[in-house]
RNA sequence: GCCGGGAUGGCGGAAUAGGCAGACGCACGGGACUUAAAAUCCCGCGAUAGCGAUAUCGUACCGGUUCGACCCCGGUUCUCGGCA
Numbered sequence: 001g002c003c004g005g006g007a008u009g010g011c012g013g014a015a016u017a018g019g020c021a022g023a024c025g026c027a028c029g030g031g032a033c034u035u036a037a038a039a040u041c042c043c044g045c046g047a048u049a050g051c052g053a054u055a056u057c058g059u060a061c062c063g064g065u066u067c068g069a070c071c072c073c074g075g076u077u078c079u080c081g082g083c084a
Stems, first nucleotide, its partner, number of pairs: 001083007010026003019067001028044005046057004060076005
């Protein structure tokens, strides 16, 4: 230099003929159970603003296509593998 894979919450990790982003697990918070704990069960758990209802933003980054993009197209960064 060329080719290919990957980047999604605190962590792991899903979601592809484009259609509610964050399933599921772990961790964490609250509760039940217990003499007390562990285990188990129930509920909650992205960010910002707000007392709140709610609103806006959010899939590495910057653009494009589209009514609509994690997904398609172009460029960039980082990373893993291969070729030279």
This is a predicted structure of an 84-nucleotide RNA (transfer RNA) from a Clostridia bacterium.
The sequence was found in a public genome assembly.
The organism belongs to Clostridia, within Bacteria.